[in-house]
RNA sequence: UUUCAGGGCGAGGUGUGAUUCCUCACCGGCGGUGAAAGUCCGCGAGCCGAUCUUCGGCUGAACCGGUGCAAUUCCGGUACCGACGGUAUAGUCCGGAUGGAAGAAA
Numbered sequence: 001u002u003u004c005a006g007g008g009c010g011a012g013g014u015g016u017g018a019u020u021c022c023u024c025a026c027c028g029g030c031g032g033u034g035a036a037a038g039u040c041c042g043c044g045a046g047c048c049g050a051u052c053u054u055c056g057g058c059u060g061a062a063c064c065g066g067u068g069c070a071a072u073u074c075c076g077g078u079a080c081c082g083a084c085g086g087u088a089u090a091g092u093c094c095g096g097a098u099g100g101a102a103g104a105a106a
Stems, first nucleotide, its partner, number of pairs: 001106004010024004025092002027082002029043004038080002046058005062078005084095003
């Protein structure tokens, strides 16, 4: 310098109206960690503020058992979490975004 860099609502119910509520379903960015992680450590994204190419602050969720030298990462079981704006209350729809970016490759 160039390129790349986020997945997921299907069925039923209620209702004038819901992919937003209820039951079941489905999804999991990047680096690290003795062995593979949405829930460990950190980062990005997002939100707030300022003296705004930057800096400061805030920022979700896991336990039990097993194997093993070693795993909160594997296997089994049962749980839990998910920015802002819009709309019948949204992790999954629409929008800011043909954006930005941790980082990866050449």

A computed fold for a 106-nucleotide RNA from a sheep gut metagenome, annotated as FMN riboswitch aptamer (RFN element). Rfam family: FMN riboswitch aptamer (RFN element). Gene Ontology term of the family: FMN binding.